[in-house]
The prediction has a mean pLDDT of 84. SAM riboswitch aptamer (S box leader) from Pedobacter sp., 103 nucleotides, folded computationally. The sequence was found by an Rfam model in a public genome assembly. Lineage of the source: Bacteria > Pseudomonadati > Bacteroidota > Sphingobacteriales > Pedobacter.
RNA sequence: UGCUUAUAAAGAAAGGCGGAGGGAUUAGACCCAACGAUGUCUUAGCAACCUGUGCUAACAAGGUGCUACAUUCUAUUCUCGAUUAAUCGGGAGAAGAUAAGUU
Repeated sequence: UGCUUAUAAAGAAAGGCGGAGGGAUUAGACCCAACGAUGUCUUAGCAACCUGUGCUAACAAGGUGCUACAUUCUAUUCUCGAUUAAUCGGGAGAAGAUAAGUU
């Protein structure tokens, strides 16, 4: 770097540094941000994928991960549902994220 499988409307923030855009990418929408965001470090916390003890339930928390907003929402598709329609809702998919395995 690629591939496979699984998961996602739940949950969990303070401080130091820093100083302008940020929420992955493109477009639109909606938000966050000089009352200092994004980032980064420390501490704290959440969760339970791998792991450990039991090998049923469960418990622990070593390796990751995470701690604004549904993966912030929409985009592709279905002879799907509601509606006169606009639009709203549902299923599937793409892309990305994380874990485990593999190349």